[in-house]
RNA sequence: AAGGAUCUUCGGGGUAGGGUGAGAUUCCCAACCGGCGGUAUGGCUCAUGGAGCUAAGCCCGCGACUCUGUAUCCGGCAACAGGAUACGGACUGAUUUGGUGAGAUGCCAAAGCCGACGGUAAAGUCCGGAUGGAAGAAGAUCGAA
Numbered sequence: 001a002a003g004g005a006u007c008u009u010c011g012g013g014g015u016a017g018g019g020u021g022a023g024a025u026u027c028c029c030a031a032c033c034g035g036c037g038g039u040a041u042g043g044c045u046c047a048u049g050g051a052g053c054u055a056a057g058c059c060c061g062c063g064a065c066u067c068u069g070u071a072u073c074c075g076g077c078a079a080c081a082g083g084a085u086a087c088g089g090a091c092u093g094a095u096u097u098g099g100u101g102a103g104a105u106g107c108c109a110a111a112g113c114c115g116a117c118g119g120u121a122a123a124g125u126c127c128g129g130a131u132g133g134a135a136g137a138a139g140a141u142c143g144a145a
Base pairs, nucleotide, nucleotide: 004142005141006140007139008138009137010136017029018028019027031125032124033115034114035062036061037060038059042054043053044052045051046050057113058112066090067089068088069087070086071085072084073083074082095111096110097109098108099107117128118127119126
């Protein structure tokens, strides 16, 4: 130094305008949005051995939502149901065409597509679980060889 332990902070965006209707940010026309890590023929910087930074909603993986198992605890006379915590499991959306090129699902051009659950006039965008959780990001501290 790497790695390890503990702790702290941070950690998701979006219906403009119009139509119908008693009622719709939910339907219709249209508009808008894109979590985290990885990957790179783009871009930038340093500098030329190359190095660093940045770059994908639909390429690979992860998280979230939903369902569920085990253990412990709460609760209860007990059993079942229920709740909490920890560790697991299941499930887990969506891209093509043309161009360039040695090489592209990433660049350029064009046309498409996708988005948990509950509520409500049928919701990726409103309200709610959620002042939650989390992939992860940054930082601080600690001990030994």
Model confidence (mean pLDDT): 79 of 100. This is a predicted structure of a 145-nucleotide RNA (FMN riboswitch aptamer (RFN element)) from Paenibacillus polymyxa. It matches the Rfam family "FMN riboswitch aptamer (RFN element)". About the family: The RFN element is a highly conserved domain that is found frequently in the 5'-untranslated regions of prokaryotic mRNAs that encode for flavin mononucleotide (FMN) biosynthesis and transport proteins. The same sequence occurs in records of 2 taxa. The model forms 100% of the base pairs in the Rfam consensus. Taxonomically the source falls in Paenibacillus (Bacteria, Bacillati, Bacillota, Caryophanales).